[in-house]
The prediction has a mean pLDDT of 77. Glycine riboswitch aptamer from a Rhodocyclales bacterium, 83 nucleotides, folded computationally. The sequence was found by an Rfam model in a public genome assembly. Its Rfam family is "Glycine riboswitch aptamer". Rfam's curators write: This family represents the bacterial glycine riboswitch.

RNA sequence: UCGUCGGGAGAGAGCCGUGGGCAACCCCCACUGCCGCCGAAGGCGCAACCGCCCGGGAACCGCUCAGGCAAAAGGGCCGACGA
Numbered sequence: 001u002c003g004u005c006g007g008g009a010g011a012g013a014g015c016c017g018u019g020g021g022c023a024a025c026c027c028c029c030a031c032u033g034c035c036g037c038c039g040a041a042g043g044c045g046c047a048a049c050c051g052c053c054c055g056g057g058a059a060c061c062g063c064u065c066a067g068g069c070a071a072a073a074g075g076g077c078c079g080a081c082g083a
Stems, first nucleotide, its partner, number of pairs: 001083007012035001014034002017031005036069003042065001043063003049056002
C1' cells in the first nucleotide's frame, strides 16, 4: 500500500411541485425547487517556516462546493487476519 472481516458519530421519515407504480388514492418510489440543519467520503483555506515573483506549507482547526440528515447503504479513523 492492497484485500477480507469487525467496530464506527452528527444532523428534518421537513414543505411544494412534477413524473412513475396503479383503474384510482390521503399509499409507495424517483427527481427539480424552497426552508432548516450536520461534518467523519472527496474537495477547498491557513500560522510558523521555506522561498521572497508566482508559490510551497498541518490537523481531530475552519468552510460547506460536493456529500449527508428513519432504517439500509455510505462513512475519516480504529482493530484482526492475509499478501